[in-house]
């Protein structure tokens, strides 16, 4: 970095140091000195595991790998469909794609 599966509406600090940025492109739209981003602690959750069930699954853990801890994956960018509004346009909501992000695996 490629392919493959499977998940993305929940859930996580009124702590300690540090001190201007930050949402990972772009256009919105937010978050931020009532301390942003990071670093430590600290929690979350159950992908890999670990027991029991026993060949399909459920049920229970939390030592360890990872992960994550503002907002749906913050929102949009392509199809499609409804609604509305005089329109080939505009707005909203709703499917799916596509792109991403985590895991296990694999070449």
């Nucleotide at each position: 970095c490629g392919c493959u599966u499977a998940u993305c509406a929940a859930g996580a600090g009124a702590g300690a140091c540090u001190g201007a940025g930050g949402g990972u492109a772009a256009g919105g739209c937010c978050c931020u000195a009532u301390g942003a981003c990071g670093u430590c602690c600290g929690g979350c959750a159950a992908c890999c595991c670990c027991c029991a069930u026993c060949c399909a699954u459920u049920g229970g853990g939390a030592a360890g790998g990872u992960g994550c801890c503002a907002a749906g994956u913050c929102c949009u960018g392509c199809a499609g469909a409804a609604u509305g509004g005089a329109a080939u346009c505009c707005a909203u909501u709703c499917u799916g794609a596509a792109a991403g992000a985590u895991a296990a695996g694999u070449c």
SAM riboswitch aptamer (S box leader) from Planococcus maitriensis, 107 nucleotides, folded computationally. Of the family's consensus pairs, 97% are formed in the model. Lineage of the source: Bacteria > Bacillota > Caryophanales > Caryophanaceae > Planococcus. Its mean pLDDT, the model's own confidence on a scale to 100, is 80.